[in-house]
Context: one part of a larger RNA
RNA sequence: CUGGGCUUAAGGGCGCGUAGGCGGUCGGUCAAGUCUGGGGUGAAAUCUUUCGGCUCAACCGGAAACGUGCCCCGGAUACGGAUCGGCUGGAGGGAGGUAGGGGUCGACGGAACUUCCGGUGGAGCGGUGAAAUGCGUAGAUAUCGGAAGGAACACCGGUGGCGAAAGCGGUCGACUGGACCUUUACUGACGCUGAGGCGCGAAAGCCAGGGGAGCAAACGGGAUUAGAUACCCCGGUAGUCCUGGCCCUAAACGAUGGGUACUAGGUAGAAGACUGGACAUGGGUUUUCUGCCGAAGCUAAAGUGUUAAGUACCCCGCCUGGGGAGUAUGGUCGCAAGGCUGAAACUC
Numbered sequence: 001c002u003g004g005g006c007u008u009a010a011g012g013g014c015g016c017g018u019a020g021g022c023g024g025u026c027g028g029u030c031a032a033g034u035c036u037g038g039g040g041u042g043a044a045a046u047c048u049u050u051c052g053g054c055u056c057a058a059c060c061g062g063a064a065a066c067g068u069g070c071c072c073c074g075g076a077u078a079c080g081g082a083u084c085g086g087c088u089g090g091a092g093g094g095a096g097g098u099a100g101g102g103g104u105c106g107a108c109g110g111a112a113c114u115u116c117c118g119g120u121g122g123a124g125c126g127g128u129g130a131a132a133u134g135c136g137u138a139g140a141u142a143u144c145g146g147a148a149g150g151a152a153c154a155c156c157g158g159u160g161g162c163g164a165a166a167g168c169g170g171u172c173g174a175c176u177g178g179a180c181c182u183u184u185a186c187u188g189a190c191g192c193u194g195a196g197g198c199g200c201g202a203a204a205g206c207c208a209g210g211g212g213a214g215c216a217a218a219c220g221g222g223a224u225u226a227g228a229u230a231c232c233c234c235g236g237u238a239g240u241c242c243u244g245g246c247c248c249u250a251a252a253c254g255a256u257g258g259g260u261a262c263u264a265g266g267u268a269g270a271a272g273a274c275u276g277g278a279c280a281u282g283g284g285u286u287u288u289c290u291g292c293c294g295a296a297g298c299u300a301a302a303g304u305g306u307u308a309a310g311u312a313c314c315c316c317g318c319c320u321g322g323g324g325a326g327u328a329u330g331g332u333c334g335c336a337a338g339g340c341u342g343a344a345a346c347u348c
Stems, first nucleotide, its partner, number of pairs: 004319003007302001008300001011316001013200004020193003024087007033079001034076008048064006090190001091187002093184006102176007109153001113149008124135002161168002205246006214240002219235004257315006265293011297304002321348003330341004
């Protein structure tokens, strides 16, 4: 050097993409990778083998081997590469369709809730395990009518759909991204991955300006209790909402990176296309997606099993006992909170 792994130590939160790595099929040419023949060089000592000399050995001497390499000349062309010319299966494009809470912006709607105004009414309401704090004769709760406001969209709703992930759910409109199916007389390898880089990234948090119904950290009070800085109750401010700008973390999870090919089936759902038949219920074939059960195989087992954790190849990221510690230090980013990168002593 090679050789181990990553669902439980280890897959980057997710994408786009630079360098790089890797790359379909046919033919021609080249020959710096590769293979082969020859030549040169690769000091001696040392090492290895062998023969010999000191009585043996260490030691010493002779010979061979080694010196895995480099350079030069000639040759081979399967593979890799370079270059030239083709191909269509990969990839992309055109045409016609389909489904969808994909995204951004705007408008509108009803239920509920709270507050305010008015009517009826007249003593309680509320809350709990039981209570109390709290609200109420200055008329509450209940009930009817009206007004205002903010947030979220019951049923449909589904192991269902969409999105790269975070995530997305009332209705309508405008703009817009992607996927899938069918077809094709188009391009002709344009592909895969992706260190750095760039972008997106729940919640909480931060800055500025709005908004504030309900809920609710902090905080106050009532209970409980030995205590109760809690669980329960009454209140309640940040916040939750909007606009603009930051933060960049998570059990960011399938705790399972991406791509391609191959390897039994059964069953359910979603979106299409094709098909015999006079029609219909239905049946059959096929593509993509989402689940469940399982053969072989794999696995320490649990399990996984065409949505692989099977069999292979390509590229990236990451792991190396527990604690110390995601700490210290340095660097860098941030308004801050803090993030990213990230040890050692010591100890078991």